[in-house]
Formats: sequence, C1' cells, structure tokens
RNA sequence: CCAACUCUCGCGGGAGAGACUCCUCUUCGCCCCCCAGGCGCCGGAGGAGAGCCGAAGGCGCAACCGCCCCGGAAACGCUCAGGCAAAAGGACCGCGACGGGCUG
Repeated sequence: CCAACUCUCGCGGGAGAGACUCCUCUUCGCCCCCCAGGCGCCGGAGGAGAGCCGAAGGCGCAACCGCCCCGGAAACGCUCAGGCAAAAGGACCGCGACGGGCUG
C1' cells in the first nucleotide's frame, strides 16, 4: 500500500399476523330553558380477554464444526419478551466510509 473477513456508522431494500372484542374516563356534537341526565360518530388515555405472527432479543434440539474435557452452532422449534392500520422496529441482502480488530 492492496485484498478478504469482521465491528461501528450512513443510505437503500426488507416478510408475517385483527385498524379484534368488552369496560371506564375524556374532547366534540345532539336532545333538554339551565343543572342533572340521556344518546351518538371519529379521536385520545387506561384496564381486561381470548385469537394470531415470527425475521430485534431470549431459550431449546440438532445437522455440522472445533482446541473433541467440553465448547460453538440455524432462516428448525418454543413464543418469555416483541409484534398483528400507519409510524417505529425488523433477521437478512446490497452499496458506501474518517475509522477499529484479525489474517494474507
């Protein structure tokens, strides 16, 4: 100096499953002379309930791998967490870079 791999960062792509049901409160509107009370669509907050998804994370088995005592290990499985309109997130893939690590 170059290259590969990897970490970090940036950009792009990125699936699945209900805008579920019920309750309480609330903004708004209507009825009502007012209060009180009642009704109504959307929205907001909180709670409960079963259903569903699997690609953050986590856990489990294991093909396989190793330094074979033991350990590593999936896009498989489980769904604790997370998610089921949009947004956000998102394994993984591609491109890029002032850079860090390791190897040649």
Predicted 3D model of a 104-nucleotide RNA (Glycine riboswitch aptamer) from an uncultured Alphaproteobacteria bacterium. Model confidence (mean pLDDT): 77 of 100. Its Rfam family is "Glycine riboswitch aptamer". Gene Ontology term of the family: glycine biosynthetic process.